RNA sequence: CAGUGGGCCUCAUGUUCUGUUGCCUUCCGAACCUGGUCAGGACUGAGAAGUAGCAGCCAUAAGGAAUGUGCGCAGGUUCAUGGGUAAACCUGCUGUGA
Numbered sequence: 001c002a003g004u005g006g007g008c009c010u011c012a013u014g015u016u017c018u019g020u021u022g023c024c025u026u027c028c029g030a031a032c033c034u035g036g037u038c039a040g041g042a043c044u045g046a047g048a049a050g051u052a053g054c055a056g057c058c059a060u061a062a063g064g065a066a067u068g069u070g071c072g073c074a075g076g077u078u079c080a081u082g083g084g085u086a087a088a089c090c091u092g093c094u095g096u097g098a
Stems, first nucleotide, its partner, number of pairs: 001095007009084006017075004022071002024068001025066004034059004042051003
């Protein structure tokens, strides 16, 4: 210097990583305006009993927290496969010359 292949670049598909919304699981969670059970007490009744029902307890709502998985979304994330790629740059191989 020439040829050829790869990288860099780009697209598609999938994958990895990070963040985030919601869903699922668990826990917490309402003086009263949720429910259940309603001690005490109150009321009705001649009585038996009944009525409403505070506290407490239980279950939860709105909401909050925790872990993990999957889905969705985002991304200067990872890797793989296939395709594209004018030049420049990097690099392997082969050949030739100095």

Bacterial small signal recognition particle RNA from a Chloroflexota bacterium, 98 nucleotides, folded computationally. NCBI's taxonomy places the organism under Bacteria, Bacillati, Chloroflexota. The sequence was found by an Rfam model in a public genome assembly.